Large-subunit ribosomal RNA, domain II from Parasphingorhabdus sp., 688 nucleotides, folded computationally. Rfam family: Bacterial large subunit ribosomal RNA. The coordinates come from a structure-prediction model, not an experiment, and the mean pLDDT is 84.
[in-house]
Context: one part of a larger RNA
This record gives sequence, C1' cells and structure tokens, in this order.
RNA sequence: GCCUACGAGUUACUUUAACUAGCAAGGUUAAGGCCUUCAGGGCCGGAUCCGUAGCGAAAGCGAGUCUGAAUAGGGCGAUUAAGUUAGUUUGAGUAGACGCGAAACCGUGUGAUCUACCCUUGGGCAGGUUGAAGCUUUGUUAACCCAAAGUGGAGGACCGAACCCGUUGACGUUGAAAAGUCUUGGGAUGACCUGAGGGUAGGGGUGAAAGGCCAAUCAAACUCGGAAAUAGCUCGUACUCCCCGAAAUGCAUUUAGGUGCAGCGUUGAUUUAUAGUUUUAUAGAGGUAGAGCUACUGAUUGGAUGCGGGGGCUUCACCGCCUACCAAUUCCUGACAAACUCCGAAUGCUAUAAAAUGAUAAUCAGCAGUGAGGGCAUGGGUGCUAAGGUCCAUGUCCGAGAGGGAAACAACCCAGACCAUCAGCUAAGGUCCCCAAAUGUAUGUUAAGUUGUAAAAACGCGGUUGAACUGCUUAGACAGCUAGGAUGUUGGCUUGGAAGCAGCCAUUCAUUUAAAGAGUGCGUAACAGCUCACUAGUCGAGCGGUUCGGCAUGGAUAAUAAUCGGGCAUAAACAUACUACCGAAGCUAUGGACUUACUCAAGAGAGAUAAGUGGUAGGGGAGCAUUCUAUAUGUAUUGAAGUUGAGCUGUGAGGCUUGGUGGAACGUAUAGAAAAGAAAAUGUAGGC
Repeated sequence: GCCUACGAGUUACUUUAACUAGCAAGGUUAAGGCCUUCAGGGCCGGAUCCGUAGCGAAAGCGAGUCUGAAUAGGGCGAUUAAGUUAGUUUGAGUAGACGCGAAACCGUGUGAUCUACCCUUGGGCAGGUUGAAGCUUUGUUAACCCAAAGUGGAGGACCGAACCCGUUGACGUUGAAAAGUCUUGGGAUGACCUGAGGGUAGGGGUGAAAGGCCAAUCAAACUCGGAAAUAGCUCGUACUCCCCGAAAUGCAUUUAGGUGCAGCGUUGAUUUAUAGUUUUAUAGAGGUAGAGCUACUGAUUGGAUGCGGGGGCUUCACCGCCUACCAAUUCCUGACAAACUCCGAAUGCUAUAAAAUGAUAAUCAGCAGUGAGGGCAUGGGUGCUAAGGUCCAUGUCCGAGAGGGAAACAACCCAGACCAUCAGCUAAGGUCCCCAAAUGUAUGUUAAGUUGUAAAAACGCGGUUGAACUGCUUAGACAGCUAGGAUGUUGGCUUGGAAGCAGCCAUUCAUUUAAAGAGUGCGUAACAGCUCACUAGUCGAGCGGUUCGGCAUGGAUAAUAAUCGGGCAUAAACAUACUACCGAAGCUAUGGACUUACUCAAGAGAGAUAAGUGGUAGGGGAGCAUUCUAUAUGUAUUGAAGUUGAGCUGUGAGGCUUGGUGGAACGUAUAGAAAAGAAAAUGUAGGC
C1' cells in the first nucleotide's frame, strides 16, 4: 500500500413543540392489591400531578389584589375560556451523551540485580626508571655544621602491559551493536580498580553538581486505581431520490479561531377589499458632488493706497525731512478648504395617488447553520492618489455555479446545467493553418514585423499622411547658373590702429541707380580679400510659412534561449462602414421525468393549463436495503442460502430471471423492534 472483518447521535428519566388516539371543565392514576387462559392480559386502588383565578414577601383577600392615609395614581390580573393522558418524532436538560485523542492531577503499591553514594568482608595492579628521609664510612670541625662515597627505598613521582576510562579521526547510521568497531589517546600504589553481601524510594533518595542518576523511562520512576479526568482544539462520522436554500454582518463578552441576542435559511399555522416589490406623477426633509468666497471662518498671488513700525538725516529737546525696508485697513486682480458656505444638484429616503405584479409580505411556533470571507467596479479614509495592502459604503460575482470566450487562469466578458437527440438559431468572441467559420466587400493608413499585447513617459524628429489659415507667383515666383552689389566715406567718437564688420553715438543720412545696409557672416595689426541682404538676365510652374490631427520613429536596461498561444502574416496589422458564416449545457424543436399552483373528479386519479426543477452549511418530504419478532401465506435434494457469470428492469438506493458452483435451509405481504448501510478517523485486528 491493497484486501477482508470490526468501527461513531445511543439508552434512562425530566421537559418543549408538532402529529395521531382517548376522554373533556375536566383529564390521569402511582405504589400496592385481586383475578387469570400466565399474557407488553383484565379489574380495583383518586394518594398524587396538570387544568378550571388572580394578586401579595406573607397573614390574607378575591374578579380583583398589592402598594398606600386614600374611594387617588400606579403594578400585576379579569373582562369569556381547553385541557389532560398515552404513543411516535424534532429539540433541550441531567447523566461519559456522536466516536477516538492529551500533556497533566490525586491515591495504593513495586523497584538500588542498571546506576549514584554509603557500610561490611575479600581480591587485583607485567616490566622498567627516578632515587626523598634515615643510616654507615671517610673527610672536616674545639664540638656541631658541612661535603663526598656508599647504603636505603619515599612519592595522589616517571615510562608502559593487564585493568579502568573514552581525547582525536574514520567507519557504522533499515548498524554486527536501541551507543559499537578500528585508530589515536588519558590514568595505571591511588581521591585507584574490582567480586560478594547489605543500606538509602518518588516532591523522596543519591549527587567532587551535569538537573546528573534512581532497571534502554527522569524539571519529579514504574504499576494499578479515581477514570470513559477535561479538551471553547484537530481528525473522522457509513444508503437513495425530491423541494427550498444561507452566512462570513450589528451589539455584548477575561472577548476576538468560542458564545448569547438580533440579522439572513427552512418547515408549519394564522392574518388582511390589501401587505410587499416595480414604474409614473405629486409633496416633502436634507447640505453631498459641483460651485463660490467684497457671504462668514481660515489660508492666499500680483498691484494701488500706506495707519503703524524699522532704518537714515537733523536736533539740547520737541517738532521735522527721507526711504527700491516690513506692513494694518480699504480697492482692483488671481485662486484654496474633511472638520468654510451667500448657493447647490443627480441618486437615495419619507408620504400620497394611479397602474402593473400577485403572497413574493407580516406575526407566532419548531429546527437550524453562519458570526475567519474574497475578487472586481464605483464613492472615500489610511498608505507613497504603493501593494493580490488595510478599513468603511453601494452594487455584483466567487463562496455554494457547471457551460462558451479571455492560450493556460475562483470571482473579467457572455450565460444560470431536470434528462435524452449524429436537429435548428444566436451571445460574448471569432472566420490563413493548428481550430468550427470570409485568404469577404469598400475606402484609407502603416514599412516600424510597428502590429497581431498587459504598460511605457518627459523630450526629440525636413519619416509619412490629412485638414485649416496665410505669403509669393506667367506683370515669371522658389532653387540653380551668369552679372552687378557703387559714391559722399576711412560717417563721428574712441584708439597705437578702428577704413561696413573690438567698443560707443547717431531720425543709420544723402547721392548715382535696375539694385546695393554708414552693412549678414568669414577675414586683416589696420587695409586688402571672400560673402550676404538687394537687383538684372537665363529658366518656365508652382514655391514658402504657421497651426492642428492620423500612423510610424528615437528615448527603451535584468539576470538559463527566445517568442503574437504557436506556425507565421506586409496583411492574416491598424482605422471606418457593410454583408455572410461559425460559435454555449443560452433560446427553439421532438420525446420523457418530477414539483407546485390551477381545473375536473372528488379516496387513490386525469389534464400538449401555467410556472418551475445549479447548489455548500442547513431545514423539510418520500423511499431502498440489512438482522430479528408477530400474523398471514409460500419455495426447496426434480437442489435452499451463499458464491461466480449473463440477461431484463426501476429516476435511484435496488429488484427479477437464468447458466455454473454449492449441498440445506430460505422467502413474500402487512405491522413492529433495531448492535440497521464505510472510502477516508497518521482508525483497530488479521492476511498478502
């Protein structure tokens, strides 16, 4: 892991509601007793309990009573009424109370054959090294001291086996081993190691102290018991079909993942000339969006005026004068506000009327679940006008919703799945191929593979295309080419110089001209030189400027190799218009099933009458199967149950028939009773 078996809302009592039955202003017996065909039987038994009257703490009074001084006021009642007993079912309570699950707490005992420490009595430590004290001899001394040689054999001394330990590394890690092996290492006459016997016991022991050890168990051992401890927590909770169908909110909570009340669901009953919903009209309340502010409060741009102040001058002082300073009030101008408003919508809300719809509504009663929500759109707070962020409001979807589209993709777009069909029409979205349907029609745009995408900005660009306005132009424009571009004059000033061209000044004039600036740029030390404006000729038809659009283009940088879903496409891209087609569980068609209402019939039933039949938590309804019991009735050795194939049948749980096997029991109908249905609980046991 698989298979098989087992495995979870039970039982007793009390109580609530619904239904059924009996009796009914009453209903009912309990214990017990008697009878008996010995049976969930019959008959007694009225104690008790509930109801028929309430109020008061009570005495008590009583359709009233209590409070009170009250005949007041007020509270609770009465003012007409159904209960009670039993059964079945739902829920609640008390019990283990749907099942399994703690860590823990307490009590009685059992453990020191492991290990810690202690007591008693024994045992063990190869070999080698070092050489303390003491002693002897000699030297030495006045005598000691001292020195040397020898002797001696001390030591938590040294090296190193046994023995004890466990420092290092490797291996081992479903091991050879629930702590080892190999290597290396520490101690090895000592606070040493060790045998046997004995002692200390669980909030206790023992501990050279690590919370260590106390039988592979220790921040309180193990065993049994209290005990099915408790678990607002996790997991699991078993057949079918039909109807309806939520919530993730408010308030409170030693409360926040729990619970109570309300909200929202379901089932039943009741109510109403009329509730609910929608639309239209009318009448209202209100201060949001917007807007406004010489309408307030506050904030505020520039200007005018300049109270007052600062600074400077003057002065013995007072006056006085000045100002590119600050600046009140007022005026003009511009503009801001969630906690500003002279104003002020749309929606929404309330009421009335009409119309449409037709129980969708309200109340009471039984039973719930929910009380972690989430995305998107819109209006806001917070945050960075960050977040798949967070907190509200309104709507919607997911949750609890399948189908088609968006490549894939809970909540984006379309659309709400009763069943069947090799029928049709459409939605969103699509129609070159993958891939169903146009290589569709018409007119343009784009050349960037832009694009076919979810997003790129400021800024730049003689890319290209369109529109508008405007200037010049056959009296010849624009571009090119040819020629001219002069004179007073080197204008004046300045300067070393300044001659169109360093700089300053100037009504920058005037002359000759077709035209030519007291000069557009280059250039020179200054001149010179080149060039431009301007003019003529040549040429022969359009040429400039500004603004606003469309599509492109640069700006354009991310970590494994890229990509429109891919192939690919110059349309199969983009824009506008049009036609056809494809496309879903939508709609239609045909057949069928079920529910509710309605009609007929009225006990079951019928109806091409209408509407409906997605669904988690959850509520309600109807059934199937298993075991046993009662009654009735059947099958079976001419083959029961079981088992294994096949066929038929029912919406389904299931049922029926039959072949093989098997070898003796087993059904059907109607009731009743349950040890009554397994895929999950790291479920339990067995097998593989």